[in-house]
Molecule: transfer RNA
Organism: uncultured Clostridia bacterium
RNA sequence: GGGGCAUUAGCUCAGUUGGGAGAGCGCCACACUGGCAGUGUGGAGGUCAGCGGUUCGAACCCGCUAUGCUCCA
Numbered sequence: 001g002g003g004g005c006a007u008u009a010g011c012u013c014a015g016u017u018g019g020g021a022g023a024g025c026g027c028c029a030c031a032c033u034g035g036c037a038g039u040g041u042g043g044a045g046g047u048c049a050g051c052g053g054u055u056c057g058a059a060c061c062c063g064c065u066a067u068g069c070u071c072c073a
Stems, first nucleotide, its partner, number of pairs: 001072007010025004019056001027043006049065005
């Protein structure tokens, strides 16, 4: 220098043919319990790495950039 993969909630990750942003754990509240814990119910929490483009509409398609891993030179 070139190729490939990854980047989504605090953490680990799903998200299929472009239209509803989600799960588990964690956090908060309430209930059960004498209490810690545990179980149940409810809730908060996201500029979908960044910028630009395509499209009626983008986490998803295209380009560039950033970070990490990896292969080639």